Record summary: The RNA shown here (transfer RNA) has 74 nucleotides and comes from a Polyangia bacterium. Its mean pLDDT, the model's own confidence on a scale to 100, is 81. Its Rfam family is "tRNA". Rfam links the family to the GO term triplet codon-amino acid adaptor activity. Rfam classes the family as a transfer RNA. RNAcentral holds the sequence, with entries from ENA.
[in-house]
RNA sequence: GGGACUGUGGUCCAGUCGGAAAGGACACCGGCCUGUCACGCCGGAGAUCGCGGGUUCGAUCCCCGUCAGUCCCG
Numbered sequence: 001g002g003g004a005c006u007g008u009g010g011u012c013c014a015g016u017c018g019g020a021a022a023g024g025a026c027a028c029c030g031g032c033c034u035g036u037c038a039c040g041c042c043g044g045a046g047a048u049c050g051c052g053g054g055u056u057c058g059a060u061c062c063c064c065g066u067c068a069g070u071c072c073c074g
Base pairs, nucleotide, nucleotide: 001073002072003071004070005069006068007067010026011025012024013023019057028044029043030042031041032040050066051065052064053063054062
């Protein structure tokens, strides 16, 4: 330098034929339970989807550029 894959709440992931409030687990906060803690149960806050453009009535999803990580080629 060329190519492929990945990038979604604090962490790990799901969501790829575009569509109505972006979902789950753990963590966090509150309540119930318990003599207390833990476990369990209930509820809650938290991400505009790496960043910037474009297409579209509408984009996490399609297109372009760019950044970061991993791998391959030279």